[in-house]
Notes
A computed fold for a 73-nucleotide RNA from an Acidimicrobiia bacterium, annotated as transfer RNA. Taxonomically the source falls in Acidimicrobiia (Bacteria, Bacillati, Actinomycetota). Its mean pLDDT, the model's own confidence on a scale to 100, is 82. Its Rfam family is "tRNA". Rfam links the family to the GO term triplet codon-amino acid adaptor activity. From the family's description: Transfer RNA (tRNA) molecules are approximately 80 nucleotides in length. The sequence is in RNAcentral, with records from ENA.
RNA sequence: GCCCCGGUGGCCGAAUGGAUAAGGCAGCGACCUUCUAAGUCGCAGAGUAGGGGUUCGAUUCCUCUCCGGGGCA
Numbered sequence: 001g002c003c004c005c006g007g008u009g010g011c012c013g014a015a016u017g018g019a020u021a022a023g024g025c026a027g028c029g030a031c032c033u034u035c036u037a038a039g040u041c042g043c044a045g046a047g048u049a050g051g052g053g054u055u056c057g058a059u060u061c062c063u064c065u066c067c068g069g070g071g072c073a
Base pairs, nucleotide, nucleotide: 001072002071003070004069005068006067007066010025011024012023018056027043028042029041030040031039049065050064051063052062053061
């Protein structure tokens, strides 16, 4: 330099054009317990790496940039 894959709550991770962005862990509260842990129930937390474009509508498609990983030279 060229090619491929990825970037989504504190962490992991789904959604691949359509309504409120799933779920788990962690956190907080309640119940339970002599207390703690475990368990059960509930609550809160993200607009998706950044800019631009296409579209009635973009996490999803196109483009540029940034970051991480891999391959070729």